[in-house]
RNA sequence: GGCGGCAUAGCCAAGUGGUAAGGCAGCGGUCUGCAAAACCGCGAUUCCCCGGUUCGAAUCCGGGUGCCGCCUC
Numbered sequence: 001g002g003c004g005g006c007a008u009a010g011c012c013a014a015g016u017g018g019u020a021a022g023g024c025a026g027c028g029g030u031c032u033g034c035a036a037a038a039c040c041g042c043g044a045u046u047c048c049c050c051g052g053u054u055c056g057a058a059u060c061c062g063g064g065u066g067c068c069g070c071c072u073c
Base pairs, nucleotide, nucleotide: 001071002070003069004068005067006066007065010024011023012022018055026042027041028040029039030038048064049063050062051061052060
């Protein structure tokens, strides 16, 4: 330099046009003499950034950034 993949909450991770599941951690509550465990509840104004398409974009298109893999030198 070329090609491909990935980027979603503190962490893991689903969702691939109709407005963001789940788990862990955290916080609040119930319970307990106190705690742990268990159970209930809460949490993403912007889904890496910018622009475009669309009535509507995490999702499709273009560009950029970062990470990973392969190829070439």
Predicted 3D model of a 73-nucleotide RNA (transfer RNA) from candidate division TA06 bacterium ADurb.Bin417. Its Rfam family is "tRNA". The family's RNA type in Rfam is transfer RNA. Rfam's curators write: Transfer RNA (tRNA) molecules are approximately 80 nucleotides in length. Its mean pLDDT, the model's own confidence on a scale to 100, is 80. The source organism's lineage runs through Bacteria, Bacteria candidate phyla and candidate division TA06.